[in-house]
Notes: Two RNAs folded together computationally: RNase P RNA and transfer RNA, 478 nucleotides in total. Model confidence (mean pLDDT): 77 of 100. Rfam match: Bacterial RNase P class A. From the family's description: Ribonuclease P (RNase P) is a ubiquitous endoribonuclease, found in archaea, bacteria and eukarya as well as chloroplasts and mitochondria. By type it is a ribozyme.
């Protein structure tokens, strides 16, 4: 320098003006929590997103166990918990840094393995090879039949170990040596997954469980629209309030009812109060007053100090844990965090100059122009995962090439 | 907040214990038929089975994740 691998982080800055949300203080008003004015300080994210996992919290249910259903699945650790994270083991990929894996069980059972092929699961004789028998031919050899044979051909993703020697009619782990694998025993290392060594057994009887299934572990249900408090209106229930009044007229189902007037009582208006005057009512129903339980609209709460952030020290390979110090950091409720202007930064475009060149281009500097500054928007809180993201910064490591 | 389903040709849809070259109808193109057109007949083109990864000898189909769309309940 080129090509890569892994990780951490920033994600416009600043000033002025005008607004928005909520908090505190002061003053004023109405009258006990609202409104107005003034002041002070605060106001989105790394993903606030998707809602894919896990937990806190709240309510409901709950003796214990089994079954079902769902999830997870190497080992050890971290954690409140997880399907997350860390370290390690094993397989696969990469020269490497590294990446990736649902990575338990196929002698508990059932099932599947298309096409091709003779045969695909209690393996199997199509061609070939070979003994025997029969026939033909002078002979080499040919044909047929009963058998043997998995060494060779061919098919397939996969054909029941590989190489060599012995052996045989031909062959075959049939026997032997080495290699590969499997099972079992022993020894050593490791907490463990597992690794290394050695001995025995010719044991060499595949794959699929992200097919059913078996095993182990975990999981009660619902969700801040959880839940709690207050409570208009409407409906319901209970209680209460002044005439079982006098006269006249009318109606009558003979119980009583209606209208008018008088007196009395209750409430209200005018009014400082009395008198007076006007209006309404005197209830069985309707209506009125008071109370009661549930509770709608609505309001308050839950609500942000928590598995918290930062720094430092200690433990640990690490994830993470512990001690000490320090900080105060949004709480809306159809939902605030924005707009304008100036300066700076970055990107894009154009021009000029310079450098490198593998002639495709790339890099640096300066100037000008207008445009842009990604993804996105808290809603009970937290730990993860995943996804989106203009541009930029930093750290560690690998391979190749060159120079010293 | 909770639950469920879908994505296959230009359009509408099939596609099951995973297997041979992924199909149908409409549409499109070419030719035939007709004096010409429609209808009809014959042939043909057209597919990242939404995307990525995995399991498997083999994936549209099984599993996981992602994206988009739709439905239901509170």
């Nucleotide at each position: 320098g080129a090509a890569g691998c892994g990780g951490a982080c920033c994600g416009g800055g600043u000033g002025a003006u005008c607004g928005c949300c909520g908090g505190c203080c002061g003053c004023c008003a109405c009258g006990u929590g609202u409104g107005g004015c003034g002041g002070c300080g605060g106001g989105a994210g790394g993903a606030a997103a998707g809602u894919c996992c896990g937990g806190g919290c709240u309510c409901c249910a709950u003796c214990g166990g089994g079954u079902g259903c769902g999830a997870u699945g190497g080992u050890g650790g971290g954690u409140a918990a997880c399907g997350c994270c860390c370290a390690c083991c094993g397989g696969c990929c990469g020269c490497g840094a590294g990446g990736u894996c649902a990575g338990g069980g196929a002698c508990a059972g059932u099932g599947c393995c298309a096409c091709a092929g003779a045969a695909a699961g209690c393996a199997a004789a199509c061609c070939g090879c070979c003994u025997g028998c029969g026939g033909g031919g002078c002979a080499a050899c040919c044909c047929g039949c009963c058998g043997g044979u998995a060494a060779g051909g061919g098919u397939g993703a996969a054909a029941c170990g590989g190489u060599g020697a012995g052996g045989u009619a031909a062959g075959a782990g049939c026997u032997c040596a080495c290699c590969a694998g499997c099972a079992g025993g022993c020894c050593g290392g490791g907490c463990g997954a597992c690794c290394g060594g050695u001995c025995u057994g010719g044991c060499u009887c595949g794959g699929c469980a992200a097919a059913c299934c078996c095993c182990a572990u975990c999981g009660g249900g619902a969700g801040c629209a959880a839940g709690g408090c207050c409570a208009a209106g409407c409906a319901g229930g209970a209680a209460g309030a002044a005439g079982a009044u006098c006269g006249g007229c009318c109606c009558u189902u003979c119980g009583g009812g209606g209208c008018c007037g008088g007196c009395g009582c209750g409430g209200g208006g005018c009014g400082g109060c009395c008198c007076g005057u006007c209006c309404c009512g005197c209830a069985u129903c309707c209506g009125c007053u008071u109370c009661c339980g549930g509770g709608u609209c609505g309001g308050c709460u839950g609500c942000u100090g928590g598995a918290g952030g930062c720094g430092u020290c200690g433990g640990g390979c690490a994830a993470c844990c512990g001690g000490c110090g320090u900080c105060g950091u949004a709480g809306a409720g159809a939902a605030a965090u924005g707009a304008u202007c100036g300066c700076c930064g970055c990107c894009c475009u154009g021009c000029a100059g310079g450098c490198u060149c593998a002639c495709g281009a790339g890099c640096c500097u300066g100037c000008a122009g207008g445009g842009g500054c990604a993804c996105a928007g808290a809603a009970c809180c937290c730990g993860g995962c995943u996804u989106a993201c203009a541009g930029g910064u930093c750290c560690g490591c690998u391979u190749c090439a060159g120079u010293c | 907040g909770g639950g469920c389903g879908g994505u296959u040709a230009g359009c509408u849809c099939a596609g099951u214990u995973g297997g041979c070259u992924a199909g149908a109808g409409c549409g499109c193109g070419u030719g035939c038929u007709c004096g010409a057109c429609a209808c009809g007949c014959a042939c043909g083109a057209g597919g990242u089975c939404a995307c990525a990864g995995g399991u498997u000898c083999g994936a549209a189909u099984c599993c996981u994740g992602u994206a988009c769309c739709g439905c239901c309940c509170a």